[in-house]
RNA sequence: GCAGAGGGCCGGAUGGCCGCCUUCGGCGGGGCAACCCGCCUGGGAGGAAAGUCCGGACUCCACAAGGCAACGGUGCCGGGUAACGCCCGGCCGGAGCGAUCCGAGGGAAAGCGCCACAGAGAACAGACCGCCCGGCGGCGUCGCUUGCGACAGGUCCGGGUAAGGGUGAAACGGUGGGGUAAGAGCCCACCGCGGGCCUGGCAACAGGACCGGCAUGGCAAGCCCCACCGGGAGCAAUGCCGAAUAGGGACCGCGCGCGGGCUGAUCCUUUCGGGGAUAUCGCCGCAGGGGCGCCUUGCCCCGAGCAGGUCCGGGUUGGCAGCUAGAGGGUGUCCGGUAACGGGCGCUCCAGAUGAAUGGUCAUCACGGGCGGGGCGACUCGCCCGGACAGAAUCCGGCUUACAGGCCUUCUGCGCAU
RNA sequence: GCGGGUAUGGUGAAAAGGUAUCACACGAGCUUCCCAAGCUCUUGUUACGGGUUCGAUUCCCGUUACCCGCUCCA
Numbered sequence: 001g002c003a004g005a006g007g008g009c010c011g012g013a014u015g016g017c018c019g020c021c022u023u024c025g026g027c028g029g030g031g032c033a034a035c036c037c038g039c040c041u042g043g044g045a046g047g048a049a050a051g052u053c054c055g056g057a058c059u060c061c062a063c064a065a066g067g068c069a070a071c072g073g074u075g076c077c078g079g080g081u082a083a084c085g086c087c088c089g090g091c092c093g094g095a096g097c098g099a100u101c102c103g104a105g106g107g108a109a110a111g112c113g114c115c116a117c118a119g120a121g122a123a124c125a126g127a128c129c130g131c132c133c134g135g136c137g138g139c140g141u142c143g144c145u146u147g148c149g150a151c152a153g154g155u156c157c158g159g160g161u162a163a164g165g166g167u168g169a170a171a172c173g174g175u176g177g178g179g180u181a182a183g184a185g186c187c188c189a190c191c192g193c194g195g196g197c198c199u200g201g202c203a204a205c206a207g208g209a210c211c212g213g214c215a216u217g218g219c220a221a222g223c224c225c226c227a228c229c230g231g232g233a234g235c236a237a238u239g240c241c242g243a244a245u246a247g248g249g250a251c252c253g254c255g256c257g258c259g260g261g262c263u264g265a266u267c268c269u270u271u272c273g274g275g276g277a278u279a280u281c282g283c284c285g286c287a288g289g290g291g292c293g294c295c296u297u298g299c300c301c302c303g304a305g306c307a308g309g310u311c312c313g314g315g316u317u318g319g320c321a322g323c324u325a326g327a328g329g330g331u332g333u334c335c336g337g338u339a340a341c342g343g344g345c346g347c348u349c350c351a352g353a354u355g356a357a358u359g360g361u362c363a364u365c366a367c368g369g370g371c372g373g374g375g376c377g378a379c380u381c382g383c384c385c386g387g388a389c390a391g392a393a394u395c396c397g398g399c400u401u402a403c404a405g406g407c408c409u410u411c412u413g414c415g416c417a418u
Numbered sequence: 419g420c421g422g423g424u425a426u427g428g429u430g431a432a433a434a435g436g437u438a439u440c441a442c443a444c445g446a447g448c449u450u451c452c453c454a455a456g457c458u459c460u461u462g463u464u465a466c467g468g469g470u471u472c473g474a475u476u477c478c479c480g481u482u483a484c485c486c487g488c489u490c491c492a
Base pairs, nucleotide, nucleotide: 001414002413003412004411005410006409007408008407009406010405012365013364014363015362016361017360018359020044021043022042025040026039027038028037029036030035046389050400051399053398054397055396056395057394058234059233060232061231064297065296066295067294068293071230072229073228074227075226076090077089078088079087080086091105092103093102094101095100106225107224111223112222113219114218115217128165129164130161131160132159133158134157135156138155139154140151141150142149143148144147173191174190175189176188177187178186192214193212194211195210197208198207199206200205238321239320240319241318248312249311250310251309252308253306254305257286258285259284260283262282264281265280266277267276268275269274288302289301290300291299314491315490328349329348330347331346332345333344334343335342336341367386368385369384370383371382372381373380374379419488420487421486422485423484424483425482428442429441430440431439436472445459446458447457448456465481466480467479468478469477
């Protein structure tokens, strides 16, 4: 210098003028008060505020315990974290000369299913061509003695084989040697695979020697199995105030039971101590119904009109709380850790609107591009143009996606110079 | 703001991992004196980008567009 890999950061700056939101603080005015108005001051979008894909905080509903099932999610190992599908470190596999990058990365010898077309054969597979052995009846070719002989056996027939060819995404271990009629884990060496053992490591896993002649191809982002996690809804949650309306209707669901007199009512009686009755209300017990994925045990609620569910119709389109100071952010420093991260101390900052504010304009400077002039050149002067993606809506931690332009830093390969 | 769903010719739909199909419409041709009907042919990145798989409309992830529901009171 060229080509590339990783990480971090910025997302114009300053000032004037005009305007918007908030109402923390101050001042003034009005009002009996709640409160309202004006001025000054303070604060006022993002790295993604976005997509709403994960995880939480918070709120309400549901919630007795145990077991089983269903549904959804996650998936190498260890760590971090409030938690996660996120992050960090490692392992294994793949890509690259390399820096580095990529991986939804448990199980296919638990079972089921699928593997189109092509091909002989596609999962307890198969034999088209080829190779080898045997036969010589038929056919073919050649020869002649015309019904006989011959073919390093052409065709055919019967076997062997799976080296080679061919098909396919994939062909039932691979390479080399021995062996054989030809071949084949048939035998041997190495590699692969499987098994238990030893060593190292928390582990994933790695290494080693031994044994086994090979017996089980792929797909689980097909069903499934294993392990772990998960109650539901969401700030339009939820609570309060105010206004208005028809405090309405339909459908579904379910129950009218039996017993005790218990003395709380009620009734009858009384010698005022009590005794009796049970139609009714209440109470108690059993049975019944509901609480809903199912079961067991337990608990709660219900009783002639309702505990409950679904829908239609009607009114309103207001206010307050929730609401923003929190697993907070920024910054400096120290400690632990390879790191993610955790801890201590100091300083500092803080939108809270509700159809929704955070803007416009002018000047100067900085940045990028174009044109023109000056200068040998580094450079300089003038004019014009440009600045993305996008915008809080309860709040946090992540992921993903979008983004003009620019800055810093580490590393790799090649070339050149010293 | 929160939650749910859909996307296949111009339109409406089908295809349970193996050649993208049907109806209507549009265009061209044949038929007819002309029109209609009829017959034949044409028209596609399965919204877009990745991944799993030998192979994706189908399975998974992301993006885009569109659609639907949700205020409060009694």

Two RNAs folded together computationally: RNase P RNA and transfer RNA, 492 nucleotides in total.
It holds a member of the Rfam family "Bacterial RNase P class A". Its family is annotated with tRNA processing, ribonuclease P activity and dimeric ribonuclease P complex in the Gene Ontology. By type it is a ribozyme.